Context: one part of a larger RNA
RNA sequence: CUGGGCGUAAAGCGCGCGCAGGCGGCCUUUUAAGUUGGAUGUGAAAGCCUAUGGCUCAACCAUAGAACUGCAUCCAAAACUAUUAGGCUAGAGUCUGGGAGGGGAAGAUGGAAUUAGUUGUGUAGGGGUAAAAUCCGUAGAGAUAACUAGGAAUACCAAAAGCGAAGGCGAUCUUCUGGAACAGUACUGACGCUGAGGCGCGAAAGCGUGGGGAGCAAACAGGAUUAGAUACCCUGGUAGUCCACGCCCUAAACGAUGAAUGUUAGUCGUCGGAGUCCUAGUGACUUCGGUGAUGCAGCUAACGCAUUAAACAUUCCGCCUGGGGAGUACGGUCGCAAGAUUAAAACUC
Numbered sequence: 001c002u003g004g005g006c007g008u009a010a011a012g013c014g015c016g017c018g019c020a021g022g023c024g025g026c027c028u029u030u031u032a033a034g035u036u037g038g039a040u041g042u043g044a045a046a047g048c049c050u051a052u053g054g055c056u057c058a059a060c061c062a063u064a065g066a067a068c069u070g071c072a073u074c075c076a077a078a079a080c081u082a083u084u085a086g087g088c089u090a091g092a093g094u095c096u097g098g099g100a101g102g103g104g105a106a107g108a109u110g111g112a113a114u115u116a117g118u119u120g121u122g123u124a125g126g127g128g129u130a131a132a133a134u135c136c137g138u139a140g141a142g143a144u145a146a147c148u149a150g151g152a153a154u155a156c157c158a159a160a161a162g163c164g165a166a167g168g169c170g171a172u173c174u175u176c177u178g179g180a181a182c183a184g185u186a187c188u189g190a191c192g193c194u195g196a197g198g199c200g201c202g203a204a205a206g207c208g209u210g211g212g213g214a215g216c217a218a219a220c221a222g223g224a225u226u227a228g229a230u231a232c233c234c235u236g237g238u239a240g241u242c243c244a245c246g247c248c249c250u251a252a253a254c255g256a257u258g259a260a261u262g263u264u265a266g267u268c269g270u271c272g273g274a275g276u277c278c279u280a281g282u283g284a285c286u287u288c289g290g291u292g293a294u295g296c297a298g299c300u301a302a303c304g305c306a307u308u309a310a311a312c313a314u315u316c317c318g319c320c321u322g323g324g325g326a327g328u329a330c331g332g333u334c335g336c337a338a339g340a341u342u343a344a345a346a347c348u349c
Base pairs, nucleotide, nucleotide: 004320005319006318007303008302012317014201015200016199017198021194022193023192025088026087027086028085031082033081034080035077036076037075038074039073040072041071042070049065050064051063052062053061054060091191092188093187094186095184096183097182103177104176105175106174107173108172109171110154115149116148117147118146119145120144121143125136126135162169163168206247207246208245209244210243211242215241216240220236221235222234223233258316259315260314261313262312263311266294267293268292269291270290271289272288273287274286275285276284277283278281298305299304322349323348324347331342332341333340334339
């Protein structure tokens, strides 16, 4: 390379937008590049193959044929791909309408709780644990009542529920703003799918500058436990966690399942929209879109998946090729750093 694969055995980029490229709906038409048929020329000889013959046979050799699947030119065909011109509406998009939503950004406001402080009441304990001790407390703690301050998070509602491309998103209100679904079928007329590079977003931790700091809490200190205890338990406690701006760019970034399109039994829930029917309700049914459970065909090594496919097909991208060495070294790129990314070999089993 061919072939085979990627839920769990190695293997789907964390997610999107998108240039190039690859692929691409229906009808009519043009051309003839691909394609198909034919003709001519060429395709050295030898070799291979077939037949016959010559060395006693064979190897070997000779003669003839076939073949040389290729290339070029010309003629023809027009189904398919491509191309030209025109048209269409089923893909895609625009418009109109009423709804759903923790989608995003900014600002404002609220209540519960923890902590601290002040004041009052009040007296000897409190706290913590398996048990204790460190710790707090007669300089009046803990408890209780009122007030004040500040920060962070938003109980119940809450759900197999909703929204978002993913990461993720949850008090209330206001402003700005993105997307999706449904219905209508007015408009455009293939404008589409995928997407190497590229660009953007990307939990937590971490970094820089400036704020903030209630609770929690790496590091650290002390008390226990223990043979030891650099831990688990306890008392404290700093970075950090929070905000603004700028970096970092990684996760079991998981559905361990790339995106898109079409096809292929059902049943039962639930969310959003629309419609039909009646007995007009907390109703029934139909349908479109999401999200779950179960299950047939089919698939699978099994587990299981099963109209939200891991089934049947097509298009495009990414990735895998025994274990260790190693996601390491070196080099490149990026980064303030931490490091990230790209990514071997020797050797060994």

A computed fold for a 349-nucleotide part of an RNA from an uncultured Campylobacterota bacterium, annotated as small-subunit ribosomal RNA, central domain. Rfam family: Bacterial small subunit ribosomal RNA. Its mean pLDDT, the model's own confidence on a scale to 100, is 88.